SAM riboswitch aptamer (S box leader) from uncultured Staphylococcus sp., 103 nucleotides, folded computationally. The organism belongs to Staphylococcus, within Bacteria. Rfam family: SAM riboswitch aptamer (S box leader). Rfam's curators write: The SAM riboswitch is found upstream of a number of genes which code for proteins involved in methionine or cysteine biosynthesis in Gram-positive bacteria. The coordinates come from a structure-prediction model, not an experiment, and the mean pLDDT is 84.
[in-house]
RNA sequence: UCUUAUCUAGAGUGGUGGAGGGAUGUGCCCGAUGAAACCCAGCAACCGUCGUUAAUCGAAAUGGUGCUAAUUCACAGAAAGUGUAAAGCUUUCGAAGAUGAGA
Numbered sequence: 001u002c003u004u005a006u007c008u009a010g011a012g013u014g015g016u017g018g019a020g021g022g023a024u025g026u027g028c029c030c031g032a033u034g035a036a037a038c039c040c041a042g043c044a045a046c047c048g049u050c051g052u053u054a055a056u057c058g059a060a061a062u063g064g065u066g067c068u069a070a071u072u073c074a075c076a077g078a079a080a081g082u083g084u085a086a087a088g089c090u091u092u093c094g095a096a097g098a099u100g101a102g103a
Stems, first nucleotide, its partner, number of pairs: 001103007012040001014039003020030003024076004041068003046064002049059003072096001077093006
């Protein structure tokens, strides 16, 4: 980089640390009542494992990842609806992003 699946659930009143963080832009938030990061703890069940089947489905949580503010925090492009129109609002699809698996 490509393909594919998922993204409204769930999870800390812990320790170290000491000013940033929420991908980008805008907005809006979180943060000295302690950000990032690391450790521990936890959640989930994608791969793997076990059982099972025609497809499927189920179990455990010892392994490989992932995750633990806010729907992926909201919006971003297009179409439809609403609106005299602009703005705004609603719905659908998409883009972008994240994670897994494969190439």